[in-house]
RNA sequence: UCACGUAAAGGGCAAGUCCUGGCGAAAGCCUGGAUACGCAAAGUCGACGAUCUAAGGGGCCACCAGCCCUAUGAUAGCGGGACCGCCGGA
Numbered sequence: 001u002c003a004c005g006u007a008a009a010g011g012g013c014a015a016g017u018c019c020u021g022g023c024g025a026a027a028g029c030c031u032g033g034a035u036a037c038g039c040a041a042a043g044u045c046g047a048c049g050a051u052c053u054a055a056g057g058g059g060c061c062a063c064c065a066g067c068c069c070u071a072u073g074a075u076a077g078c079g080g081g082a083c084c085g086c087c088g089g090a
Stems, first nucleotide, its partner, number of pairs: 001090002004088002012039002016035004021030003037077001043083003048079002050075003056070005
């Protein structure tokens, strides 16, 4: 430098569920604990694509209800990508 590997060594993260609070309209996120689906970047980045939600805005409806559209919201454990990177190997 590469990001090839997880055999070894030291470890790390934590889906989902349960308990405990909090934020948010929701999607979802944060917080302490238990458990452990899995992950060689399941470390960071919401810029690109994708997906999720629709408060607000717009449309349909005589009105209500309801429906449809829409991200400024969300997901990095959706994908490619960018940056950083333990141990071993080259």
Molecule: c-di-GMP-I riboswitch aptamer
Organism: Haliea sp. E1-2-M8